This is a predicted structure of a 120-nucleotide RNA (FMN riboswitch aptamer (RFN element)). The model forms 97% of the base pairs in the Rfam consensus. The coordinates come from a structure-prediction model, not an experiment, and the mean pLDDT is 81.
[in-house]
RNA sequence: UUAUUGCUUCGGGGCAGGGUGUGAUUCCCUACCGGUGGUGACAGUCCACGACCACGCAUUGCGUGCUGAUGAGGUGCAAUUCCUCAACCGACGGUAUAGUCCGGAUGAAAGAGGCAGAUU
Numbered sequence: 001u002u003a004u005u006g007c008u009u010c011g012g013g014g015c016a017g018g019g020u021g022u023g024a025u026u027c028c029c030u031a032c033c034g035g036u037g038g039u040g041a042c043a044g045u046c047c048a049c050g051a052c053c054a055c056g057c058a059u060u061g062c063g064u065g066c067u068g069a070u071g072a073g074g075u076g077c078a079a080u081u082c083c084u085c086a087a088c089c090g091a092c093g094g095u096a097u098a099g100u101c102c103g104g105a106u107g108a109a110a111g112a113g114g115c116a117g118a119u120u
Stems, first nucleotide, its partner, number of pairs: 005116006017029003031100002033090002035049004044088002053065005070086005092103003
C1' cells in the first nucleotide's frame, strides 16, 4: 500500500403566522424540509441504492415485486448538479383529510468512519 476477516461507532430534515370550524400543526392562504453512492462541476426531481409497502419461502432472515417529482435562460471545454426565474414530489397505521404531529422505531438499512489480527 492492496485485498480480506473480526469487532465497534455514526448513520433523515421540516407547520413560524393567519382563516374556517365543536374539533384541523391534517382543510384553505402562507411557511418550512431534502437519506446514501455515482456522474468531467456542488443533484429531493439524472443514474443507481436504501427505507416503507405487497407477496412467497421460510423464518424473523432471504428472495421476488412495487417504488414520487424539472423545465427555461445564463456562465463554462465540461453542470437536468453552479447562478437567475418559474415549477413539481414525498410509504404505512392513528386522528377532521398529515412530506412536517403521534406510532411501529431506544428498530432496520443504503452507506461513512475507527480499531485489531493476518496476508501481499